[in-house]
């Protein structure tokens, strides 16, 4: 840093996808060790159990313990006089002591620490400020104090209630608990002054007077010390207020009644509508109020080049919450996680009367979930609470455990080792590869195991971690490698299996028999104790939301147009200010951690520590004054006014006019008119159309008329008048920035449509009829109603387009046109030049993806507005606003696709255009299609009728010749190393032939005779056996080679260099001529070249030369005869040359190419014919000519044999033959070819036969001999228009030939038979000259078989005006939504399946409000006859003060009600999307067959 994917290819637009990083992850496979981190993202679901907040006896009483002493009792034991004594010890009591214990009172703490993120869009958080409006326990400093008293109450005891939890009554008692009094400068309150000071209210200091208010002790050798009270200050922590910042929805646009402000009061630590009373009517909102949705915020974290985007788990700061909701109490601090009260839900206990509880503390459980750990150890460290301290408490914390969840580090060995082992895989069978890899040899010891030592962390001692880290010694390669991928992107390829199956896939896409894409294997690539997948995210790539950094003519995108509000932006000069801004600063803050740099500590790293820079920000403040802003003064270039002009379909109203259509009346007139591609419907003998005259009525205004004019746009067109808007030109008198744009808003706004009323000639949706058609609800025709017109009112949309918003300025020109002015000229009209304003075309720079735009910008800039962000769904749904309705405006989502698109390119195509060619049509001649037969094909049949060929370009084709063979098919009979090839081993000696037998034959058996070389081992050859293998006309022509057909003998197809284009590509090859031709000439950013064309080759046409046998014969001789002599002149033969080149002349043309005509010539413009087939197309044909990959068969799909079949036959088609006759048939006579073939051959003469043919065997490997007669023709005869003397099918009989064999199934002959057929419907084929037509001859194949095929000659025509049309082709051009290329593409309904969505009678649920009812706890207020120790009077009691109770305001939950919002669901219904080949039509793309579209 990019890449893949739209196309045949290209450029662009544009979406989709990939490569990166990260994670509190999860899942799959795998898993050796250690360090450091980290671990319920879901159910703020419910919780068993244990622990997580206590401590102080140096505040107090009390109880207890221990110790000491004393008294007393007693057990064991000892002594004993048996009475008792003693008695470690035990019990009871008393006293004392103890820095012993602690239930209670009291104090401090429990508001910290720990958890969670439900709520919250908020001064909640962040940042910076303010408090002159505040509080602050413990801590620090300063100052002043602590005097005199008093009454209670827990504990305790007794009684008593209760199951329990827990109380009640009576009695006793202490305090650092509580209360009264004293003192108090200072403190507080009030009043009156003074000084200083502040941004305001005000603050500070101070003076005087009045009033009010404190205290507690404990401990101690009575030295300390710990506490207590008042005040001042500090520190710390908090409270309140403010500026700025802080998500989405406008399909949420209006919200608000304590609401906004004031006065007064209350309340609070404190300001404040915080609360209340009264007064006023305000306050907020497009700079987004209100409402809805979502969400804890930040330091940071992830990503990114950055700007930015996302995120807020761990750590740190703040906030909020603690089962849900409400409430206060205590306190310095709470409205309080492990406190209280109430209500609710839930759970538990219960004796049913009542009670108890709150893990979002640490573990743990259930549940949910894809998913997240131990009911561990310790207070040793750090920190916290209490305490004077020892110490106690501490699931904070320190550690350990579990999890590859993440990051980091290490290992699974190292060196040598080629026979390149075995084995696997591949193979072209040679080999290659795994691979120095293994084995083997020599080593090492990280981890590991064993043993021993053994920490730091503790700064007195004290260590959970831990016998851990670490160290030492020993042991032994031993215990430790997987996962993903290998078509492209993207690094890494083969084999087999599979056969659109199974499967893969992030995108493009793979798989239908040779899959590097599926599965497996081998090999390879990547990473590595991990590797992949998924998700998320994020972000990058994506400049695909564009601030940095995008666009809007045609790709998505300019509002239909104007006026104008807010807003944004704004001319010149001078002076001032300093809000923005800029420059230079300064100060404060921006916590720490994180990130960066440097250094350091764990062996390293991760991790941790220290220092530094940074934290881009905010605030305060000093300076500067160019720019913006603002103030003042001024200016005239912007803008406007005035004055003077002319132009105009600008708008509104009224009036007028003529032409035309239609209708009415009347006349003339007669049979048609009208309409179409052609018709018909329609009109007309009741008189139409046509024509004349008159009249009526409505609408529109020909010519002028023009890429002319006007208007903001829509739009505006006869003439006149009235009213009226704007622009332009000139002038420079006036104003003095008054300007530009313009969200909302308002107005205008074609056509159609709507409402009411008129009007209605023509035209004309709907509708009717006639045609067309397969249909024709259309196109065409005849009619025809709304409507079109007017008035009034709606609608508000168009491809409302220049698909181009408005304004200003700048940036080459050229050429039209409209309006005005000036200058020159002129008598004038013109004309020329200049300026301004409009409106067109061309074009430079520039720009653009290209097309194009180009002073009327799509160029260069600035200002303002509107709009776009893939296609479809969809301008749809829902909601809202507007409308009478139609509908308009605003305007989604689910789902689905990997594209949709723009411009241009090359082709192909068009029922587009132009030019041109071809037996393409036309003009002709002869056919086919009808008949019979031959032949091929289809079909059918069959045991088999072997296979292939299929429009042209399959069908007398492969077949240049199926009786057997061929033969590939069928039936039957056989063989299995085979009919054929090569090799190895074993065995054998023949093979073959003859005869006989069996058999249909193949074959088998028997008999007979029978190999060669030799060094004697053997070798060759042959038979038999075994094994490798043979064999296959089995499949695939869509795996192939080769060959062939076809377009097409059409004139095309390309390349190099250059040039143009971003590119595909273009140019050249287009153009003007010309040609059969891309043939040639000219022109030209092209210049050349190649394959084709042509020529070179062959035959033929003329001539020459050479040659002269088998050919020829003019002359001579000879003969029956070129038979012979002779000759080589001629013919001919066959070799080499010549000849023709538009060379010559004339004309046309451009002075060209060339064309036309002519001359000469045997031949003239390619003389005629052949061979020759460019780049390519058709997955064209052929695996059955041959070759060949792969697959398949292997006692058969191979091979041999016999017989059959390929020859079938109701039919259909193609190609032919013969005919239908007199231009003929038959018959007699008679003439003239060419090219071929011939030895297992052609076969003469002669003979036989009616004939086929036979006998015969001369000659000939052939210019010699033979086939061989040519036939049509010509000369005679006959037939006389007839199914015939035409025609010959069919059938019968008799023969001939070939062949092993003519039954199926050959050919020929003779005799007899004598079918159809009398010129062939629709349709269709060939041919342009020695051609068609017609006549015969030959050859190949072949034993035999030719109407076919390939050749040969004889006779020998007609016609072509011409290119409109049919078919095919070439070139140029045009359109295209086609590129598998029109046999293309493609639209809509219907039917079926699936999916998401809307509507829907309703139903259900949630949320937030509102009104009313009820009203807990509690604070506040009132009352308080009942209760009360402290103080007062006083001892019966009262007062002060307090309380219970009751009442009231507020008030949670609950209830009722009607609405709102949201969600779910709903018979049915609506369209939408997707789906394989369904149905119907053919709408669109070409002029798409009616141009398309809005």
């Nucleotide at each position: 840093a990019g890449a893949g994917u739209u196309u045949g290819a290209u450029c662009c637009u544009g979406g989709c996808u990939c490569a990166g990083g990260a994670c509190g992850a999860a899942c799959g496979c795998u898993g050796g060790c250690g360090g450091c981190g980290u671990g319920c993202c879901u159910a703020a679901u419910a919780c068993a159990u244990g622990c997580a907040a206590g401590u102080c006896g140096a505040g107090c009483g009390a109880a207890g313990a221990a110790u000491a002493g004393g008294u007393u009792u007693c057990a064991a034991g000892u002594c004993u006089u048996c009475g008792g004594a003693u008695g470690c010890g035990a019990g009871a009591c008393c006293u004392a002591u103890u820095a012993c214990u602690u239930a209670g009172c009291g104090g401090c703490g429990a508001a910290c620490g720990g958890g969670u993120g439900a709520g919250u869009a908020a001064c909640g958080c962040g940042u910076g400020g303010g408090c002159a409006a505040c509080c602050u326990g413990c801590c620090c400093c300063c100052u002043a104090g602590a005097c005199c008293g008093g009454g209670a109450u827990a504990a305790c005891a007794g009684c008593u209630c209760g199951a329990a939890a827990g109380g009640g009554c009576u009695g006793c008692u202490a305090a650092u608990a509580c209360c009264g009094g004293a003192u108090a400068c200072g403190c507080c309150u009030c009043a009156u002054g003074u000084g200083c000071u502040g941004c305001a209210u005000g603050g500070c200091a101070u003076a005087u007077g009045a009033g009010g208010g404190a205290a507690a002790g404990c401990g101690c050798u009575u030295u300390a010390g710990c506490g207590c009270u008042g005040g001042g200050g500090g520190a710390u922590g908090g409270g309140c207020c403010c500026g700025c910042g802080u998500c989405c929805c406008a399909u949420u646009a209006g919200c608000u009644a304590g609401u906004u402000g004031g006065u007064g009061a209350g309340g609070u630590u404190a300001c404040g509508g915080c609360u209340c009373a009264c007064c006023a009517a305000g306050g907020c909102g497009a700079c987004g109020a209100u409402g809805g949705g979502u969400a804890g915020c930040c330091g940071g974290c992830c990503u990114g080049a950055g700007a930015g985007g996302g995120u807020g788990g761990a750590c740190g700061g703040c906030c909020a919450c603690a089962c849900u909701g409400g409430g206060a109490c205590u306190g310095a601090g709470a409205c309080a996680c492990g406190g209280c009260c109430c209500a609710g839900a839930c759970u538990c206990c219960u004796a049913c009367g009542g009670g108890a509880g709150g893990c979002a503390g640490c573990a743990g459980u259930a549940g949910g979930g894809a998913a997240u750990a131990u009911u561990g150890c310790g207070c040793a460290a750090u920190g916290g609470g209490g305490g004077g301290a020892a110490c106690c408490c501490u699931g904070a914390c320190g550690c350990a455990g579990c999890g590859a969840c993440g990051c980091c580090g290490c290992g699974u060995g190292a060196g040598c080792g080629a026979u390149g082992a075995a084995g696997g895989c591949c193979u072209u069978c040679g080999g290659g590869u795994c691979g120095u890899a293994a084995a083997g040899c020599u080593c090492u010891g990280u981890c590991c195991u064993a043993u021993g030592g053994g920490a730091c962390g503790a700064c007195g001692a004290g260590g959970a971690c831990g016998g851990u880290a670490c160290c030492a010694u020993a042991g032994g390669a031993g215990g430790a490698a997987g996962c993903c991928c290998c078509g492209g992107c993207u690094a890494a390829c083969u084999a087999c299996g599979u056969g659109c199956c199974a499967g893969c896939a992030g995108c493009c896409g793979c798989g239908g028999u040779a899959a590097u894409a599926c599965g497996u294997a081998g090999g390879g690539g990547g990473c590595g104790a991990g590797c992949g997948u998924u998700g998320u995210c994020c972000g990058g790539g994506a400049a695909u939301u564009a601030c940095u950094g995008g666009g809007c003519g045609u790709a998505a995108a300019g509002g239909g147009u104007g006026c104008g509000u807010a807003g944004g932006c704004g001319g010149a000069u001078a002076c001032g200010c300093a809000a923005g801004u800029c420059c230079c600063g300064a100060u404060g803050u921006g916590a720490a951690a994180u990130g960066c740099c440097u250094c350091g500590g764990c062996u390293u790293a991760a991790c941790c520590g220290a220092g530094g820079a940074g934290c881009u920000g905010c605030a305060u403040u000093g300076g500067a004054a160019a720019c913006u802003g603002u103030g003042u003064a001024u200016c005239u270039a912007g803008a406007g006014u005035g004055c003077a002009g002319g132009a105009g379909a600008g708008g509104g109203a009224a009036g007028c006019g003529g032409a035309a259509u239609u209708c009415c009346u009347a006349g003339u007139g007669u049979a048609g008119c009208g309409g179409u591609g052609a018709a018909a419907u329609g009109c007309g003998u009741a008189g139409a159309u046509a024509u004349u005259a008159g009249g009526a009525g409505g609408a529109a205004c020909a010519c002028c008329a023009g890429u002319g004019g006007c208007g903001a746009a829509g739009g505006c067109g006869g003439c006149u008048u009235c009213c009226u808007g704007g622009a332009c030109u000139g002038u420079a008198a006036c104003u003095g920035a008054c300007g530009c744009u313009g969200a909302g808003g308002c107005a205008c706004g074609a056509a159609a449509g709507c409402u009411g009323g008129g009007g209605g000639a023509g035209c004309a949706a709907a509708c009717a009829g006639g045609a067309u058609u397969a249909g024709a609800u259309a196109c065409c025709c005849u009619g025809g109603u709304a409507g079109u017109c007017c008035c009034a009112g709606c609608c508000g949309u168009a491809a409302a387009c220049g698909a181009u918003g408005g304004g200003u300025a700048c940036u080459a020109g050229g050429u039209g046109u409209u309006g005005c002015a000036g200058c020159u000229u002129a008598u004038g009209a013109c004309a020329g030049c200049u300026g301004c304003a409009g409106u067109g075309c061309c074009g430079u720079a520039g720009u653009u993806a290209a097309c194009g735009c180009a002073a009327u910008a799509a160029g260069u800039a600035c200002c303002c507005c509107g709009c776009c962000u893939g296609g479809g769904g969809a301008g749809u749904a829902c909601g809202g606003c507007c409308g009478c309705a139609a509908g308009g405006c605003u305007g989604a989502a689910a789902c689905u696709c990997a594209a949709a698109g723009g411009a241009a390119u090359u082709g192909a195509c068009g029922g587009g255009g132009g030019c041109c060619c071809g037996c393409a049509c036309a003009a002709g001649c002869g056919g086919u299609g009808g008949a019979g037969c031959a032949u091929g094909u289809g079909g059918u049949u069959u045991a088999a009728u072997u296979c292939g060929a299929a429009g042209c370009a399959a069908c007398g084709c492969g077949a240049a010749g199926a009786a057997c063979c061929u033969u590939a098919c069928c039936a039957g009979g056989g063989c299995u190393u085979g009919a054929c090839a090569u090799c190895u081993c074993c065995u054998u000696g023949a093979c073959g032939g003859g005869u006989a037998u069996a058999g249909a034959a193949a074959u088998a058996u028997a008999c007979c005779a029978u190999c060669c070389c030799u060094u004697c081992g053997g070798a060759g050859c042959g038979g038999g056996g075994a094994g490798a293998c043979a064999g296959g006309u089995g499949g695939u022509g869509c795996a192939u080679g080769g060959u062939u057909g076809u377009c097409g003998u059409c004139a095309g197809c390309u390349c190099g260099u250059g040039u143009c284009g971003u590119g595909a590509g273009a140019u050249g090859u287009u153009g003007g001529g010309u040609u059969a031709a891309g043939u040639c000439c000219c022109g030209c950013a092209a210049c050349g070249a190649g394959c084709g064309c042509a020529a070179c080759c062959c035959c033929u046409g003329c001539g020459a030369u050479u040659a002269g046998u088998u050919g020829c014969c003019a002359u001579c001789a000879u003969u029956a005869g070129g038979u012979u002599g002779g000759g080589c002149a001629c013919u001919c033969u066959a070799a080499u040359c010549g000849g023709a080149c538009u060379g010559c002349c004339g004309g046309u043309g451009a002075c060209a190419a060339a064309c036309c005509g002519g001359a000469g010539g045997a031949a003239g413009g390619u003389g005629g014919g052949g061979a020759u087939g460019a780049c390519g197309u058709c997955a064209a044909a052929u695996c059955a000519u041959c070759a060949u990959g792969c697959c398949c068969c292997u006692u058969a799909u191979g091979u041999c044999c016999u017989g059959g079949g390929c020859u079938a036959c109701a039919c259909a088609c193609g190609u032919g033959c013969u005919a239908c006759a007199a231009u003929g048939g038959c018959u007699g006579g008679u003439a003239c070819a060419g090219a071929g073939g011939g030895a297992a051959g052609c076969g003469a003469a002669g003979g036989a036969g009616c004939g086929a043919u036979c006998c015969g065997g001369a000659g000939c490997g052939g210019a010699u001999c033979c086939c061989a007669a040519a036939a049509a023709g010509c000369c005679g005869g006959u037939c006389g228009u007839a199914g015939u003397u035409c025609g010959g099918a069919u059938c019968g009989c008799a023969g001939g030939c070939u062949g092993c064999a003519a039954c199926u199934c050959g050919c020929c002959u003779g005799c007899g038979u004598g079918a159809a057929g009398u010129a062939g419907g629709a349709a269709u084929c060939g041919c342009u000259a020695g051609u068609a037509a017609u006549c015969a001859c030959g050859g190949g194949u072949c034993a035999g078989c030719a109407u076919a095929c390939c050749g040969u000659g004889g006779u020998g025509a007609a016609u072509a005006c011409g290119u409109u049309c049919c078919c095919g082709g070439g070139c140029c051009u045009u359109g295209u939504a086609c590129a598998c290329a029109c046999c293309g593409c493609c639209c809509g309904u219907c039917a079926c399946a699936c999916c998401a969505c809307g509507a829907a009678a309703g139903u259900c649920u949630g949320c937030a409000a509102c009104a009313c009812c009820c009203g807990a706890a509690g604070c506040c207020g009132g009352u308080g006859a009942c209760c009360c120790a402290a103080c007062c009077c006083a001892u019966a009691g009262g007062g002060a003060g307090g309380g219970a109770g009751c009442c009231g305001u507020c008030g949670a939950a609950g209830g009722u009600g009607g609405g709102g919002c949201a969600g779910a669901u709903g018979a049915u219904u609506g369209g939408g999307g997707u789906g394989a080949a369904g149905u119907c039509g053919u709408a669109a793309c070409a002029a798409g067959g009616u141009a398309a579209c809005c």